[in-house]
This is a predicted structure of a 114-nucleotide RNA (SAM riboswitch aptamer (S box leader)) from a Flavobacteriales bacterium.
The organism belongs to Flavobacteriales, within Bacteria.
The coordinates come from a structure-prediction model, not an experiment, and the mean pLDDT is 81.
The sequence was found by an Rfam model in a public genome assembly.
RNA sequence: CGCUUAUCGAGAAAGGCUGAGGGAAAUGGCCCUGAGACGCCUUGGCAACCACUCCUUGUUCCCACCGGGGGUACGGUGCCACUUCCAUCCCCGCUGUUGGGGGUAAGAUGAGCU
Numbered sequence: 001c002g003c004u005u006a007u008c009g010a011g012a013a014a015g016g017c018u019g020a021g022g023g024a025a026a027u028g029g030c031c032c033u034g035a036g037a038c039g040c041c042u043u044g045g046c047a048a049c050c051a052c053u054c055c056u057u058g059u060u061c062c063c064a065c066c067g068g069g070g071g072u073a074c075g076g077u078g079c080c081a082c083u084u085c086c087a088u089c090c091c092c093g094c095u096g097u098u099g100g101g102g103g104u105a106a107g108a109u110g111a112g113c114u
Base pairs, nucleotide, nucleotide: 002113003112004111005110006109007108008107013043014042015041016040017039021032022031023030026088027087028086029085044080045079046078049076050075051072052071053070054069055068056067058066084106089103090102091101092100094099
C1' cells in the first nucleotide's frame, strides 16, 4: 500500500516553541486564525476498540467458545473547534424546494489478514 469487519449527532485543554495559513483531497459554502490558528513538545484529560474482569434466564448435562449486559483508564491504540463542519453521486417523498430522510463512494479510527 491492499483486503475484511465494526464504529463515526456523545465526550475531553492548559503551558512552551514556531510564525501563516488551517478545517484529508477537488469545487462551492460555512467556519478557525497575528487577541497567534495549523503543526511539534510537555503536562492534563476524554473514551471501553483491543485488553482485563464480573454477571448471564440464550441452542445446554457441565465447561469453554460465541452472543448479551456491567465494571476497570494499569497495559496496546485512538482522540481532545464546528455531525467525518456541510454539500457534491443515487434514491425516497414531505411540500416546507437555498429545506428533510435514506443509501453509495471517499475518509478517520480500532481489530484481524496478506